Description
Predicted 3D model of a 74-nucleotide RNA (transfer RNA) from an uncultured Bacillales bacterium.
RNA sequence: CGGGAAGUAGCACAGCUUGGUAGUGCACCUCGCUUGGGACGAGGGGGUCGCAGGUUCGAAUCCUGUUUUCCCGA
Numbered sequence: 001c002g003g004g005a006a007g008u009a010g011c012a013c014a015g016c017u018u019g020g021u022a023g024u025g026c027a028c029c030u031c032g033c034u035u036g037g038g039a040c041g042a043g044g045g046g047g048u049c050g051c052a053g054g055u056u057c058g059a060a061u062c063c064u065g066u067u068u069u070c071c072c073g074a
Base pairs, nucleotide, nucleotide: 001073002072003071004070005069006068007067010026011025012024013023020057028044029043030042031041032040050066051065052064053063054062
C1' cells in the first nucleotide's frame, strides 16, 4: 500500500440478508427469603448501534467517507 472481517448497555453477543417500538444472557439496583451472605423468587434502571455525511415518511440495517482492532497478500 491492496483485499477481507469486526466495532450494538459494565462484559459477551443477537438483530442487518428483506429499512418500521433496540433485544438476550451475565452483571447492577430494590424487595422477598436468610442471624448475615450466597443461592433462589419477584420487580426495576441503563445503549445518540465506532465517528461524520447522504438517501428515505422512517436507518443499527441501504450508500459514501473516515477511524480502531484482527486476518491475508505485497